[in-house]
RNA sequence: AUAUAUUAACGCCAAACUUGACGUGAGUCAGGGACGGAAAACCUACAGCUGUGCAUUAGGUGGCAUCAGGGCUGGGCUGCAUUA
Numbered sequence: 001a002u003a004u005a006u007u008a009a010c011g012c013c014a015a016a017c018u019u020g021a022c023g024u025g026a027g028u029c030a031g032g033g034a035c036g037g038a039a040a041a042c043c044u045a046c047a048g049c050u051g052u053g054c055a056u057u058a059g060g061u062g063g064c065a066u067c068a069g070g071g072c073u074g075g076g077c078u079g080c081a082u083u084a
Stems, first nucleotide, its partner, number of pairs: 004084002012037002017032006035071001042076002046074003049069003052065003
């Protein structure tokens, strides 16, 4: 340096809930708060899936959106601790 594995955290992130702001909405940002996390870092100009708004339909329906979700799944990419 590389690869595999799991026993692994001085430190790191922060679910629900809650307060404030923004948004028609899904939700987002900030504070509090910890259920959890070994990529819960990053990428949707990679695929799927879920949801929102609008349109349309008897009904279903990604039809439209520089709409939302990476703490939904796969994939890509970079990286940390310990031991062998």
Predicted 3D model of an 84-nucleotide RNA (c-di-GMP-I riboswitch aptamer) from Methylophaga sulfidovorans. It was read from a public genome assembly, where an Rfam model found it. Rfam family: c-di-GMP-I riboswitch aptamer. Its family is annotated with cyclic-di-GMP binding in the Gene Ontology. About the family: GEMM was predicted in a large-scale screen for bacterial structured RNA regulatory elements. Lineage of the source: Bacteria > Pseudomonadota > Thiotrichales > Piscirickettsiaceae > Methylophaga.